Record summary
The part of an RNA shown here (small-subunit ribosomal RNA, 3' major domain) has 484 nucleotides and comes from a metagenome. The full RNA is in RNAcentral, with records from SILVA. Its Rfam family is "Bacterial small subunit ribosomal RNA". Its mean pLDDT, the model's own confidence on a scale to 100, is 83.
Context: one part of a larger RNA
RNA sequence: UGACGGGGGUCCGCACAAGCGGUGGAACAUGUGGUUUAAUUCGACACUACGCGAGGAACCUUACCUAGGUUUGACAUGUACCUGACAGUCGUGGAAACACGAUCUUUUGGAUUUCGGUUCAGACAGGUACACAGGUGCUGCAUGGCUGUCGUCAGCUCGUGUCGUGAGAUGUUUGGUUAAGUCCUCUAACGAGCGCAACUCCUACUAUCAGUUGCAAUCCAUGAAAGUGGAGCACUCUGAUGGAACUGCCUGGGAAACCAGGAGGAAGGUGGGAAUGAUGUCAAGUCAGCAUGGUCCUUAUGCCUAGGGCUACACACGUGUUACAAUGGCCAGUACAAAGGGCUGCAAACCCGUAAGGGAGAGCUAAUCUCAAAAAACUGGUCUAAGUUCAGAUUGCGGUCUGCAACUCGACCGCAUGAAGUUGAAAUCGCUAGUAAUCGCGUAUCAGCAACGACGCGGUGAAUACGUUCUCGGGCCUUGUACA
Numbered sequence: 001u002g003a004c005g006g007g008g009g010u011c012c013g014c015a016c017a018a019g020c021g022g023u024g025g026a027a028c029a030u031g032u033g034g035u036u037u038a039a040u041u042c043g044a045c046a047c048u049a050c051g052c053g054a055g056g057a058a059c060c061u062u063a064c065c066u067a068g069g070u071u072u073g074a075c076a077u078g079u080a081c082c083u084g085a086c087a088g089u090c091g092u093g094g095a096a097a098c099a100c101g102a103u104c105u106u107u108u109g110g111a112u113u114u115c116g117g118u119u120c121a122g123a124c125a126g127g128u129a130c131a132c133a134g135g136u137g138c139u140g141c142a143u144g145g146c147u148g149u150c151g152u153c154a155g156c157u158c159g160u161g162u163c164g165u166g167a168g169a170u171g172u173u174u175g176g177u178u179a180a181g182u183c184c185u186c187u188a189a190c191g192a193g194c195g196c197a198a199c200u201c202c203u204a205c206u207a208u209c210a211g212u213u214g215c216a217a218u219c220c221a222u223g224a225a226a227g228u229g230g231a232g233c234a235c236u237c238u239g240a241u242g243g244a245a246c247u248g249c250c251u252g253g254g255a256a257a258c259c260a261g262g263a264g265g266a267a268g269g270u271g272g273g274a275a276u277g278a279u280g281u282c283a284a285g286u287c288a289g290c291a292u293g294g295u296c297c298u299u300a301u302g303c304c305u306a307g308g309g310c311u312a313c314a315c316a317c318g319u320g321u322u323a324c325a326a327u328g329g330c331c332a333g334u335a336c337a338a339a340g341g342g343c344u345g346c347a348a349a350c351c352c353g354u355a356a357g358g359g360a361g362a363g364c365u366a367a368u369c370u371c372a373a374a375a376a377a378c379u380g381g382u383c384u385a386a387g388u389u390c391a392g393a394u395u396g397c398g399g400u401c402u403g404c405a406a407c408u409c410g411a412c413c414g415c416a417u418g419a420a421g422u423u424g425a426a427a428u429c430g431c432u433a434g435u436a437a438u439c440g441c442g443u444a445u446c447a448g449c450a451a452c453g454a455c456g457c458g459g460u461g462a463a464u465a466c467g468u469u470c471u472c473g474g475g476c477c478u479u480g481u482a483c484a
Base pairs, nucleotide, nucleotide: 001484002483003481004480005479007478008477009476010475011474012473013472015468016467019431020430021429022428023427026322027321028320029319030318031317032316033315034313035312042053043052064308065307066306067305068304069303070302073132077131078130079129080128081127082126083125084124088103089102090101091100092099093098106123107122108121109120110119111118112117134297135296137295138294139293143291144290145286146285147284148282150280155194156193157192158191159190160189161170162169163168175184176183200274201273202272203271205243206242207241208240209239210238211237214233215232218231219230220229221228222227246268249262250261251260252259253258324424328383329382330381331380332379333378340371341370342369345364346363350359351358352357390421395416396415397414398413399412400411401410437460438459439458440457441456442455443454
């Protein structure tokens, strides 16, 4: 100087408390361990691994296993030599890769020429040989890059000066204040840098400009009406540029910084949200995203192909979904979104089918057409406390769709079946407001889909916070230390 303390002081955080809803019990989905297996490819392991890499494992992916093949190679460059084809098509063998056979069959420039060709150089393709290729083999404890975490915590440092023999200290401490090393004040310090804040984006209010595909107040035409056509851009909306919030104003407190209250205002003291992550810590994670040093393999640890596996199942754990019901289930009727996607795409009306879906194909490269029905909610009816008209696992049969192909191993539909489950021990998680809870909608990946996941969008919409004694994590000052 740090680190540590079951030392002290002080401050903060859904850290506790006060509340609301869960997990832990059930079934299923998914990941992991273990076990099994020819293989169940690999990585990730307290917080910071375990719906994680994977934003899509039937083949492919695929790295694993078995079997069949191959050796300048699936891919790149170069050198030397040989050939003129190779590819495609057809046939035979085969699981395919591939092998064999048939068919088909090049080109540019120069020289020469009897105009048939011959020869030289090159392009392209194939072969042979050699340099080499190739490796998701190993080392993340050799590395780059990227990432997690403490932590969006308020810290981490430097120059000059001063103090100290020195390591170092001071500044960064004191007293206030703040979300903040934010600001004020004191001060052997005076300044400065990286962080904080601001600048960026979305959202809440408004003005101007613009007005189609959006809007529809007013007018005209038409029509019984709904509507349609034409004027229109007022309103809603869209989207471009501005304005607006700054403790600016008032009252009180205070040395100031600032704090408490008030007014006006769409918004008030950082308005709400996002992005943004200092110096560093964990030899944290990743050689399998990529790059890369070293090392290893080179008729194999490379490459091609078929089938299998990654989906196994006495068990254990994590994360979720659905429930156990009446604030509910079922039936019928009737409303109101936002944000997205669409050309080998989205697909309307209409017809067929109980349905999944099929037929048909208008329109749309989209504020125009379409996916598209929002669902909880509301109104009416029914069930009456029961393992039920709760719950839906499992299983049987029949179908639909995608795809070369749904046996291992897809999703969905119909009929039948109707399991566990009656609110969950010890323990434990999230959340402070348009939040929790609850309800549906969309997208990426994608032929299809194991999505109940992830990421977004809106609808309905709470309770509680006395307080900081205690638990956990962190900041600052101080103290002890046999630790570095």